[in-house]
RNA sequence: GCCCUUGUAGCUCAAUGGAUAGAGCAACGCAGUCCUAACGCGUAGAUAGCAGUUCGAUUCUGCUCAAGGGUA
Numbered sequence: 001g002c003c004c005u006u007g008u009a010g011c012u013c014a015a016u017g018g019a020u021a022g023a024g025c026a027a028c029g030c031a032g033u034c035c036u037a038a039c040g041c042g043u044a045g046a047u048a049g050c051a052g053u054u055c056g057a058u059u060c061u062g063c064u065c066a067a068g069g070g071u072a
Stems, first nucleotide, its partner, number of pairs: 001071007010025004018055001027043004048064005
C1' cells in the first nucleotide's frame, strides 16, 4: 500500500429500514434501617465523524478517524 472485521450509556451487550434506541452492572435521588448494606421505586446518561439514498437510517452507500486481523 491493498483486503477483511469492528466502533451504540462509565462498563458488558441488544435493536438488520419503522415509530419514544432497550437491558444488566455502575452513578445519583427517594424509600428503608438505630446506622450501614441487601431488597424496592425513580432520575440522568449513548448510535465515532461528515456527506448521500430513502417518506423514514443504529441498520444501506461513499469518504475520514480509531482498534484488530490478513497479505507481498
RNAcentral holds the sequence, with entries from ENA and MGnify. Predicted 3D model of a 72-nucleotide RNA (transfer RNA) from a Patescibacteria group bacterium. Its mean pLDDT, the model's own confidence on a scale to 100, is 81. Rfam family: tRNA. The family's RNA type in Rfam is transfer RNA.